[in-house]
Molecule: c-di-GMP-I riboswitch aptamer
Organism: Neobacillus mesonae
RNA sequence: ACAUGACAAAGGCAAAUUCAUUGAAAGAUGAAGACGCAAAGCUAUAGGGGCUACAAUCUGAAGAUUAUGCCAGCCAGUUACCGAU
Numbered sequence: 001a002c003a004u005g006a007c008a009a010a011g012g013c014a015a016a017u018u019c020a021u022u023g024a025a026a027g028a029u030g031a032a033g034a035c036g037c038a039a040a041g042c043u044a045u046a047g048g049g050g051c052u053a054c055a056a057u058c059u060g061a062a063g064a065u066u067a068u069g070c071c072a073g074c075c076a077g078u079u080a081c082c083g084a085u
Stems, first nucleotide, its partner, number of pairs: 003085001004083002012037002017032006035073001041078003047075002049071003056065003
């Protein structure tokens, strides 16, 4: 340096749920809370995939389509602690 992940060490993050705020919604933020995570760090017109549909368009209606909105704890890109191997 590259791989790699131990009944290591030092630590870290925080699912569901609840409360409050915000948003049309998906969701997000804060507090409580821990299901779990070796990247559960960062990145959303760099890529794939997924969610929502205020507005817009179509429709007699019901509905349908559509993202420069949202999800990275879906895959992925990228950066990184430690050292048993």